[in-house]
SAM riboswitch aptamer (S box leader), 105 nucleotides, folded computationally. Of the family's consensus pairs, 97% are formed in the model. The coordinates come from a structure-prediction model, not an experiment, and the mean pLDDT is 80.

C1' cells in the first nucleotide's frame, strides 16, 4: 500500500519566496496578477496520540494534524413529497469517494 476503528455543518492568518493555476476526482460552483494553490517563519485553532491534574471532567509545554466555502455542494441506491410526469425538483436515511487521526502487517 491494502485492513480496522473514530470524526468530518464547531474553530483558527499574518509576514517572507515564488508564479499561474487552485479548490482530491467528474459536473456545478467558486478561489486567484489587489499574487491564489505551494513552500518557509511566526503566530493561532483543536484536543486524535503522549504526558500531567483536584479524572462524567479539566490543562495545552510534546507527536500529528488543521487555519476560504459543511469534506465547498452534488455523485451509485432508497424512502417520501411536489411539479409542467417513463423526467425533474426537494427533503430524508444510510452509502461510495476522499482527508485525519490511532492502531496493524
Nucleotide at each position: 500500500a491494502a485492513c480496522u476503528u473514530a470524526u468530518c455543518c464547531a474553530g483558527a492568518g499574518a509576514g517572507g519566496u515564488g508564479u499561474a493555476g487552485g479548490g482530491a476526482c467528474u459536473g456545478g460552483c467558486c478561489c486567484a496578477u489587489u499574487g491564489a494553490u505551494a513552500c518557509c517563519u511566526c503566530a493561532g485553532c483543536a484536543a486524535c496520540c503522549a504526558g500531567c491534574c483536584u479524572u462524567u471532567g479539566g490543562c495545552a509545554c510534546g507527536g500529528u494534524g488543521c487555519u476560504a466555502a459543511a469534506u465547498c455542494c452534488a455523485g451509485a441506491a432508497g424512502a417520501c413529497a411536489g411539479u409542467u410526469u417513463u423526467a425533474c425538483u426537494g427533503u430524508c436515511u444510510g452509502g461510495a469517494a476522499g482527508a485525519u487521526a490511532a492502531g496493524g502487517a